[in-house]
Parts: sequence; C1' cells; structure tokens
RNA sequence: GGGGUAUUAGCUCAGUUGGUAGAGCACUUGGUUCGCAAUCAAGCGGUCAUCGGUUCGAAUCCGAUAUGCUCCA
Repeated sequence: GGGGUAUUAGCUCAGUUGGUAGAGCACUUGGUUCGCAAUCAAGCGGUCAUCGGUUCGAAUCCGAUAUGCUCCA
C1' cells in the first nucleotide's frame, strides 16, 4: 500500500430479504428476611462508530472516514 471482517444500552450480544430498536447480566425502587444472600415484581438506560447519499421510510442498501482484528505484498 491492497483485500476481508467487526463497530447496536454500563458489559456480553441478538436484530434478513428496508416498516415500532430488543435479550441476558449489571444498576435503581419495592415485596418476602432481624439482616445478608437468594428470589419475585416494576423501573431506568440507545445520536445503532462518524459524515454524506438513495428512499415515502435506513441499525439494515451505497460511498467516504475513524478504530480494532486478520490475510496478502
């Protein structure tokens, strides 16, 4: 220098043919307990890496950029 791949909640990750953004853990509150643990119920939490394009509509399609991993030279 070139190719491939990943980027979504605090963490680990789902999200198919474009149509309401989700799960588990964590966190907060409450019940059960003398208390803790455990368990049950409820709640909080997102610029879908950044910018632009296509579209009535984009996490999803296209382009560029950034970062990590990997292959080739």
Molecule: transfer RNA
Organism: Bacteroidaceae bacterium